[in-house]
C1' cells in the first nucleotide's frame, strides 16, 4: 500500500416549554435521517443523566472536535398601528355662568319697575240646556171572576107587580201605542250665565306712580362646573427596530481504533 473480518461510533438535529437537572411523548423550526413497546391530572433515567428488544452500517465523503455562514426561536428597550378600558393631570373641543361688543331692533303714541283691580284657574250653591226614566195628555183596552144601564129570554106571583140578570152600549182597571209642550228625580268631558269664596306661578287686559332704557348680538375675556377625545393610564393582539442568548440544514480545516494475511 493492500485483501478480509471485528470493535468504538452512526442510523437526524434544534428552539421554546414542563424538570431540582437530564432525555423522551407533545408544540413549533429545519430537514427528509430503521424497527417494535412506555409516556403530559405523563414516561424513564441521575452530571456516565432516556428505559427495554431487535435490525443495519462501520474506521470513514458516512464517526469526533474547532471555525465560517446561518434558517427559527425566545428575550431588555425604543417606535407605530387596531381594538378595549379607566380618567379629565397635559393638550384640544365644546357647553353652562360672567363682563365688553361692531350692528340690528324697539322705546317720551313711554323701555323697564313699582302698586291695585279683573279675567283664564279651583270649590259651592243656582240658572239654563243636554240625555234618561217617571208623572200628566190621547188612542186602545176586560165575553165571564169591574161599575152603570140593561132588548130578548128567565124565574116568582091568579093578578097587578117585582127579582135575578146574558148580549149590545156607554164609562173604566191592569197592559199596550203615542206624546210638541208641562211637571217631578237622576246624571255629565255641557255654558263668548248668575252669586259667594279661594287663589303659587304663567298668560290677556284695566287703573295710578315713576322716568330711559330693553331685546338680540358676529367676536373677544375670564375662574369655578360639565361633557368629551384628536387626550393621557393599562391592557391585548400584530408590525417594525433592536440589547442579549440558544441554534438546524450547509461549507472548510484537523483528529481518530484492533486482529490476520498479502
Nucleotide at each position: 500500500c493492500u485483501g478480509u473480518g471485528c470493535u468504538a461510533g452512526g442510523c437526524g438535529g434544534g428552539g421554546a416549554g414542563c424538570u431540582a437537572g437530564c432525555g423522551g411523548u407533545g408544540c413549533c423550526c429545519u430537514g427528509g435521517a430503521c424497527c417494535c413497546g412506555c409516556a403530559a391530572u405523563c414516561c424513564g433515567c441521575u452530571a456516565u443523566a432516556g428505559c427495554g428488544g431487535g435490525g443495519u452500517u462501520g474506521a470513514a465523503u458516512u464517526c469526533c472536535u474547532u471555525c465560517c455562514c446561518g434558517a427559527g426561536g425566545c428575550u431588555a428597550g425604543a417606535u407605530c398601528a387596531a381594538u378595549g378600558u379607566a380618567c379629565c393631570u397635559c393638550u384640544a373641543u365644546u357647553c353652562u355662568c360672567u363682563g365688553a361688543a361692531a350692528g340690528g331692533g324697539u322705546g317720551c303714541u313711554g323701555a323697564g319697575g313699582g302698586c291695585u283691580g279683573g279675567g283664564u284657574c279651583c270649590c259651592a250653591c243656582g240658572c239654563g240646556g243636554c240625555g234618561a226614566a217617571g208623572u200628566c195628555c190621547u188612542g186602545u183596552g176586560a165575553a165571564u171572576c169591574c161599575c152603570g144601564c140593561c132588548a130578548g129570554g128567565u124565574c116568582c106571583g091568579g093578578a097587578a107587580g117585582g127579582a135575578a140578570g146574558c148580549a149590545a152600549c156607554g164609562g173604566u182597571a191592569a197592559g199596550c201605542a203615542g206624546c210638541c209642550a208641562a211637571c217631578u228625580u237622576c246624571g255629565g268631558g255641557c255654558g263668548c250665565c248668575g252669586u259667594g269664596g279661594g287663589g303659587c306661578a304663567g298668560c290677556c287686559u284695566g287703573g295710578c306712580c315713576u322716568g330711559a332704557g330693553c331685546c338680540u348680538g358676529a367676536u373677544c375675556a375670564g375662574c369655578c362646573g360639565g361633557a368629551u377625545a384628536c387626550g393621557u393610564u393599562c391592557a391585548u393582539u400584530g408590525a417594525u427596530u433592536g440589547u442579549g442568548u440558544c441554534g438546524a440544514a450547509g461549507g472548510a480545516a484537523g483528529g481518530u481504533g484492533c486482529a490476520c494475511g498479502g